[in-house]
Context: one part of a larger RNA
RNA sequence: CCGCGGUUAAGGAACUCAACACAUUGCUGCCGUAACUUCGGGAGAAGGCAGGCUCGAGACGGUGAAGGUCCUUGCGACUGGAGCUGUUGAGAGUUGCAGAGAGCAGGGGGUGGCGACUGUUUAUCAAAAACACAGGGCUAUGCAAACUCGUAAGAGGAAGUAUAUGGCCUGACGCCUGCCCGGUGCCGGAAGGUCAAGAGGAUCUGUUAGGGGUAACCCGAAGCGGAGAAUCGAAGCCCCGGUAAACGGCGGCCGUAACUAUAACGGUCCUAAGGUAGCGAAAUUCCUUGUCGGGUAAGUUCCGACCUGCAUGAAUGGCGUCACGACUUCCCCAUUGUCUCAACCGCGGACCCA
Numbered sequence: 001c002c003g004c005g006g007u008u009a010a011g012g013a014a015c016u017c018a019a020c021a022c023a024u025u026g027c028u029g030c031c032g033u034a035a036c037u038u039c040g041g042g043a044g045a046a047g048g049c050a051g052g053c054u055c056g057a058g059a060c061g062g063u064g065a066a067g068g069u070c071c072u073u074g075c076g077a078c079u080g081g082a083g084c085u086g087u088u089g090a091g092a093g094u095u096g097c098a099g100a101g102a103g104c105a106g107g108g109g110g111u112g113g114c115g116a117c118u119g120u121u122u123a124u125c126a127a128a129a130a131c132a133c134a135g136g137g138c139u140a141u142g143c144a145a146a147c148u149c150g151u152a153a154g155a156g157g158a159a160g161u162a163u164a165u166g167g168c169c170u171g172a173c174g175c176c177u178g179c180c181c182g183g184u185g186c187c188g189g190a191a192g193g194u195c196a197a198g199a200g201g202a203u204c205u206g207u208u209a210g211g212g213g214u215a216a217c218c219c220g221a222a223g224c225g226g227a228g229a230a231u232c233g234a235a236g237c238c239c240c241g242g243u244a245a246a247c248g249g250c251g252g253c254c255g256u257a258a259c260u261a262u263a264a265c266g267g268u269c270c271u272a273a274g275g276u277a278g279c280g281a282a283a284u285u286c287c288u289u290g291u292c293g294g295g296u297a298a299g300u301u302c303c304g305a306c307c308u309g310c311a312u313g314a315a316u317g318g319c320g321u322c323a324c325g326a327c328u329u330c331c332c333c334a335u336u337g338u339c340u341c342a343a344c345c346g347c348g349g350a351c352c353c354a
């Protein structure tokens, strides 16, 4: 010096990202117990008192003898309460430094955030505010269901049947959930436009029996080939409508009131519509340690407000909320070697010598 364990003057979180770690608390009985609350809870809230041993009045309980009464004479019924015993226990005495004598054995309170809760998770750096969850909603599906697996047979769904099953979103409960369907998606519509294969075959063309021509060559039926217009052709798309607890979106500039300031009010441009109720420097606020208030001697954090929301906002849910949490923020009490600041002791190492 290192590891494990123990003790410590005065102070008591000054340590530190953070009271991490340590310490405190700890049992039983009795007394007593706040806000808030979904009336269950919160609660072991908090905070107190008692506790050994000996004697022990009394109270309550268990058992139930002798004796007595009655008769149906029985291992009978009723009465009776002795003795023994259990729990509790006024009070008295006694004892140690200390009586839950060792060991085992909650620290507590207040305030925010998030998530309702019990649960689940990164086996081996993350346990959480993440996932799940009851509850809510949308949507698909009429049964050989939708959907999933399989080339198929077939199977799951389900030996179920819309109070069922699948998919997606939200996430107890309370109060609520505004406006926009222009874009994208989905659903419905079928008049018109567009439109494939296919049908169709106008027309053009190759070939040539034949015809014409002195010849070169020209014309050319049928047949067999090649190309091929009009016209008829679904769904889809265009188009018309619906739909936001579908994906999503939810403005700008200028002026105006008898101090000033501000703007209930007006004008104008744009939009599919211009953010409603709530909440708000927030797990969201850049400027920012915003400003004011509280707490401290002193507070970039914290709590309460304000609103100038860089860039909140309503099931990508909004705002509250009892209980709950090995979650997270701030404060207080208790307690401590976390610290001021270190010291000593025990054990085991390291180190030196053999």
Stems, first nucleotide, its partner, number of pairs: 001349008010340002014338001019335001027051005036041001038172001052094004058088006067079004071074001095099001107333004112328002114325002119131002135170007147156003173320004178250003183247002185243005192238003198232002203227005210219003251269005278312001279309001290306005
This is a predicted structure of a 354-nucleotide part of an RNA (large-subunit ribosomal RNA, domain IV) from a Pseudomonadota bacterium. The source organism's lineage runs through Bacteria, Pseudomonadati and Pseudomonadota. It matches the Rfam family "Bacterial large subunit ribosomal RNA". Rfam links the family to the GO terms structural constituent of ribosome and ribosome. The full RNA is in RNAcentral, with records from ENA. The coordinates come from a structure-prediction model, not an experiment, and the mean pLDDT is 90.